[in-house]
RNA sequence: AGAGUUUGAUCCUGGCUCAGAUUGAACGCUGGCGGCAUGCCUAACACAUGCAAGUCGAACGGAAACGACGAAAACAAUCCCUUCGGGGUGCGUUUUCGGAAGUAGAGUGGCGGACGGGUGAGUAACGCGUAGGAAUCUACCUAAUAGUGGGGGACAACUUAGGGAAACUUAAGCUAAUACCGCAUACGCCCUACGGGGGAAAGCAGGGGAUCUUCGGACCUUGUGCUAUUAGAUGAGCCUGCGUCGGAUUAGCUAGUUGGUAGGGUAAAGGCCUACCAAGGCAACGAUCCGUAGCUGGUUUGAGAGGACGAUCAGCCACACUGGGACUGAGACACGGCCCAGACUCCUACGGGAGGCAGCAGUGGGGAAUAUUGGACAAUGGGCGCAAGCCUGAUCCAGCAAUACCGCGUGUGUGAAGAAGGCCUUAGGGUUGUAAAGCACUUUCAGUAGGGAGGAACAGGAUGAGAUUAAUACUCUCGUCCACUGACGUUACCUACAGAAGAAGCACCGGCUAACUCCGUGCCAGCAGCCGCGGUAAUACGGAGGGUGCAAGCGUUGUUCAGAAUUACUGGGCGUAAAGGGCACGUAGGCGGACUUUUAAGUCAGAUGUGAAAUCCCGAGGCUCAACCUCGGAACUGCAUUUGAAACUGCUUGGCUUGAGUAUCAGAGGGGAAAGUGGAAUUCCCGGUGUAGAGGUGAAAUUCGUAGAUAUCGGGAGGAAUACCGGUGGCGAAGGCGACUUUCUGGCUGAAUACUGACGCUGAGGCGCGAAAGCGUGGGGAGCAAACAGGAUUAGAUACCCUGGUAGUCCACGCCGUAAACGAUGUCAACUAGGUGCAGGGGGUUUGAUCCCCUCUGUGUCGCAGCUAACGCAUUAAGUUGACCGCCUGGGGAGUACGGUCGCAAGAUUAAAACUCAAAGGAAUUGACGGGGGCCCGCACAAGCGGUGGAGUAUGUGGUUUAAUUCGAAGCAACGCGCAGAACCUUACCUGGUCUUGACAUCCCGAGAAUCUCUUAGAAAUAAGAGAGUGCCUCAUUAGAGGAGCUUGGUGACAGGUGCUGCAUGGCUGUCGUCAGCUCGUGUCGUGAGAUGUUGGGUUAAGUCCCGCAACGAGCGCAACCCUUGCCUUUAGUUGCCAUCAGUUAAGCUGGGCACUCUAGAGGGACCGCCGGUGUUAAACCGGAGGAAGGUGGGGAUGACGUCAAGUCCUCAUGGCCUUUAUAUCCAGGGCUACACACGUACUACAAUGGCCGGUACAAAGGGCAGCGACUUCGCGAGGAGAAGCUAAUCUCGAAAAACCGGUCUCAGUCCGGAUCGGAGUCUGCAACUCGACUCCGUGAAGUUGGAAUCGCUAGUAAUCGUGGAUCAGCAUGCCACGGUGAAUACGUUCCCGGGCCUUGUACACACCGCCCGUCACACCACGAGAGUUGGUUGUUCCAGAAGCGGUUGAGCUAACCUUUUAGGAGCAGGCUACCAAGGAAUGGCUGGUGAUUGGGGUGAAGUCGUAACAAGGUA
Repeated sequence: AGAGUUUGAUCCUGGCUCAGAUUGAACGCUGGCGGCAUGCCUAACACAUGCAAGUCGAACGGAAACGACGAAAACAAUCCCUUCGGGGUGCGUUUUCGGAAGUAGAGUGGCGGACGGGUGAGUAACGCGUAGGAAUCUACCUAAUAGUGGGGGACAACUUAGGGAAACUUAAGCUAAUACCGCAUACGCCCUACGGGGGAAAGCAGGGGAUCUUCGGACCUUGUGCUAUUAGAUGAGCCUGCGUCGGAUUAGCUAGUUGGUAGGGUAAAGGCCUACCAAGGCAACGAUCCGUAGCUGGUUUGAGAGGACGAUCAGCCACACUGGGACUGAGACACGGCCCAGACUCCUACGGGAGGCAGCAGUGGGGAAUAUUGGACAAUGGGCGCAAGCCUGAUCCAGCAAUACCGCGUGUGUGAAGAAGGCCUUAGGGUUGUAAAGCACUUUCAGUAGGGAGGAACAGGAUGAGAUUAAUACUCUCGUCCACUGACGUUACCUACAGAAGAAGCACCGGCUAACUCCGUGCCAGCAGCCGCGGUAAUACGGAGGGUGCAAGCGUUGUUCAGAAUUACUGGGCGUAAAGGGCACGUAGGCGGACUUUUAAGUCAGAUGUGAAAUCCCGAGGCUCAACCUCGGAACUGCAUUUGAAACUGCUUGGCUUGAGUAUCAGAGGGGAAAGUGGAAUUCCCGGUGUAGAGGUGAAAUUCGUAGAUAUCGGGAGGAAUACCGGUGGCGAAGGCGACUUUCUGGCUGAAUACUGACGCUGAGGCGCGAAAGCGUGGGGAGCAAACAGGAUUAGAUACCCUGGUAGUCCACGCCGUAAACGAUGUCAACUAGGUGCAGGGGGUUUGAUCCCCUCUGUGUCGCAGCUAACGCAUUAAGUUGACCGCCUGGGGAGUACGGUCGCAAGAUUAAAACUCAAAGGAAUUGACGGGGGCCCGCACAAGCGGUGGAGUAUGUGGUUUAAUUCGAAGCAACGCGCAGAACCUUACCUGGUCUUGACAUCCCGAGAAUCUCUUAGAAAUAAGAGAGUGCCUCAUUAGAGGAGCUUGGUGACAGGUGCUGCAUGGCUGUCGUCAGCUCGUGUCGUGAGAUGUUGGGUUAAGUCCCGCAACGAGCGCAACCCUUGCCUUUAGUUGCCAUCAGUUAAGCUGGGCACUCUAGAGGGACCGCCGGUGUUAAACCGGAGGAAGGUGGGGAUGACGUCAAGUCCUCAUGGCCUUUAUAUCCAGGGCUACACACGUACUACAAUGGCCGGUACAAAGGGCAGCGACUUCGCGAGGAGAAGCUAAUCUCGAAAAACCGGUCUCAGUCCGGAUCGGAGUCUGCAACUCGACUCCGUGAAGUUGGAAUCGCUAGUAAUCGUGGAUCAGCAUGCCACGGUGAAUACGUUCCCGGGCCUUGUACACACCGCCCGUCACACCACGAGAGUUGGUUGUUCCAGAAGCGGUUGAGCUAACCUUUUAGGAGCAGGCUACCAAGGAAUGGCUGGUGAUUGGGGUGAAGUCGUAACAAGGUA
């Protein structure tokens, strides 16, 4: 720092996605060790159990438990005595009593339970942050001053008597205090009318020489406590400036509300509360309302600015089951206090009670998800205490979890036979891989054993000094010494021992993104972050091998930021991509000419205070390093105060004229409003003339017309619009404005002077104007014309076309407020080359007109720089700048829903979300296409000739049938095609019968020569059997051995397959098309795809050639070279030929000759070469001459880049798959020949240009030995029997036919036509039944020239006539080839088809057989409406009124104090009452859930109907 994804490709716009970092995470797989952090984000859901706040006996009365100690009793070890019954002693045990040194339950009292710990529900607030302020309080602590005198009455505990299940409680009685209450005193304190008035206290402990004593003590002293006051420190309360989320589809809110006065209240200012008075206060700089949220230091990300978050740690706030309330206290309206109400849970004897883990553990529940019912007070800190100490789930530790971060290890070196195994393989090898094994080492960590810091200093005891004191007591401070205190802990760390020993996984490998192969699967299973993979060869699925990345982790999912300049302050845009308001005026606001004065708000600089600590950063230091921790620094970009500066902005002072405006003169104009007046035309009415049509269309019809239309003439009526002028001309802010005249009126321009003196620009809201259509009321209504009707068109035609026709269009008044309201371009100002046109003014020049020049304003066009994605814009900017406003942020849903506002309505305006897609889009490029255009070509049309389509037959195909009717070919470019020839064979199909290393190939082993003949069974294949026969080569004397070839038996490797895939392929072929095209190098242009060249002007059959040209050249095609044919020459002369010569029976038959024909070799010839014209002096074209041939002479071969996934796996070859006693092989028979039918291609015809009969001519090119077969003969004939010649210019097939001559038939289903059928034969062949060809006799069908439609052909062509060949035993109407006879027509390119070039449009690129829209039907999804229904929240008005504080009453009750004492004051219980929580009622607002039905929307491989859009999309 970027990348992927819209397209055939390109540039841009724009969204989506990825790579990074992060985390209180979760899930999957895996898991060695240590350090250091962190760990309910969800249900502020409910909680069993234990613990989390106590302490003080040095405040107090006392003593329930324990207890040093003392006493008593019982039992009783041991020992002694014993009469053996027992007695004594009494270690010890138990019990009872006393016991206050210790200790301590309960109670009174003090201090602390307001800290510490938890949580984030509420709160948008002075809650928090920051900086300030004044009207306050502050226990404990520090300092200071003054005091601490003297009394009194109670209440707990306790005792007694009750009630109750319990919790608890009632009554009576006793008692202490640092509990409570007076009195005294009052430096300071408080109140005050300045006279005065008021108000305190408590003791306790240690020590002690005198003195006194009731023997307790007093007294002195020390410490501590207490009271009052002041000051400090700390903490807390209050007020203020600034900052602090989203929504305007929340715009008005507020009655204690804002202020004042008086009073009350508080620690304290204050509507904090009350009474009265005034009517204020807040709000577009966002009040009120709704939603969301604890705030901050900071955390995370980012280059930064910024964004998101607010776990752990730290500061503040709020809360403690929910709501309300106060009490106590220095401090609370109180997490482990109280009262009340509510919900819930528990106990209960049913009467009543108890409780609050958002403390630490833990449980249930919720959830994807978050730990132990651990140890210790050793340290740090807190509470109490004089202290020891006690308490402390704060804290310190341990446990669990790879949850995060950091560190370490799982070995190191050597080791090629490159082992085995795995995988791949082109079978050679490659790879895993120095990896392993092997050899040599090491021992971190873990393990075992041993050693072993630091966290510990206090306090305590002893002692020394000092302070205090009368004191060497006591106490305190500072030293020294002593013994002691560790949860962690089997600590960290060190040493020793043994042995490579105990320790590697996870994800990925199509691109982005590092990393590739095999197998399986076959749009299945699956993958996927985006693009997208998978339909039989998947680097994308699953497995394996290999590789890549990270590593005790690795992936996935989620979150946040970044990338994203994709909200743009830094740092974006708005002509066409999303985006300029329809246009003015103008309020607030923003911005503002030039000179001068002042000030110091903004601005700049310095200083001071603050900006907590931690964090981040830098430098040191400590753990072996690091994470982590400690110290120091810097920083905290901020705020406040203060001092200064004065350029700029602001404020202020004075003047200025250039911005702006006013006055005077002149000018142009469809600018606006009102009134009036014309002419042309349409229509209608009246009258005249006149007669049969008119009108309308692509063509028609509806319609009008004999009741007189249309046409034409005259007159009249009425409404609307204003021809020509008229023009990218004028005016207006825009919408818009067009006959003429008058009146009223707005703006603009020019020139010259004078005046005002910044008066300006923009403009949220606001207000006005605002085409057409539409609405309301009243008029008007000629023409036109939605709706509607009719006629056409059409498959339909609710359209386009036609005939009618109502609203409306017009006027007046009022609404509506929108348009592609467009220059798709907001307004204003300044600056930045020009050329040219038009409109309106002025100036110069000129006598004047004209021309020319200068200038201002408006309006066009071309164009430079610049800008732009490009197109384009370009002084009328989309250039360079400034000011202000409006608007945009992917496509769809949607300018829609809901809500609000406006409107009579139609509707307008404001304006979402769910859901869904990976695009949607702009400009330009190359193609393709167009019922776009231009140019050109082709038997493409036209002009002709002959056919097909109708008949019969042949043949191929479809379909049907069948056991099988083998398979392929499918518009042109399948269909007489593969098949140049299916009776068997062919043959691939069917039925049946065989065979299994095979019918065929190679290798190995064994046997045998090969080979031939015969018999039996069988349909044959085959099986069984008999016989003949023994070869060739080498070694070798023989015997024998080996080899080649062949046959046969066996084993397995393998053979075989016309089985599948032509969409895995090669090769070959078809087609566009023998069309003229298709490309490249270099250069140039363009951001680029690309363009140029190849376009243009001519010309050609041709991208053929010429000219021009930012192109210059080149290649594949075209042409030519090749073959054939047409003319000539030459060479050669048999089998060919015969002019001349000779011979001869008919014949070139013979001699002879090779001149001619011919044959087949070599050459020549034609090139627009020559002449004329046209053309650009070109290319070329036209005409002519000559020539056998004239403009590529005719024909052939030759087929560019490519297209059609065209055809062929059944010619051949071939990958993969399948089969292997069968899908291979052999055999027999059958089938490919079927037959209601449909289509293609042919043959033969329908007849007289003919049929039949007879006669007579003239070819070319081919074939032939398993052959052609003359000739003779037999047969009516097919053919048969003999048989010469010929391996062919020699012999033969072989007769050419049409033609010509003569005859006959005379227009008929015929003397046409020959199908079909019967009979008889011939030939081929092993065999003609299915199923051959031919011959003869007989039979004699359809058919009388063929509908729509359609095919071929431009000259030796069509048409017509015969001939030959391949295949082949036989089989030809097919195919290929050959010659004979031999036409017609082409004006021309409008149209049909195909093609080429240029251009244009495009929403197409699978490329028009394209794309694509809407309804309907089906499925699913989210949303709106909906009679309603059910929740939440909140406003208003009422009812109600617990606890509580205040007020009041106080007839009941009462210890302290007072008094005037049966009692009262005072106080308490009780009653009443103001306020008020829950609760209830009524009525609104807002917001959820749900709802029959309903509405549109979205999505969905193959549904229906049409074809609206994209091309002129067929009506732009």

Model confidence (mean pLDDT): 84 of 100. This is a predicted structure of a 1516-nucleotide RNA (small-subunit ribosomal RNA) from an uncultured prokaryote. Rfam family: Bacterial small subunit ribosomal RNA. The literature on the family includes a 2001 paper in Science by Yusupov et al., "Crystal structure of the ribosome at 5.5 A resolution".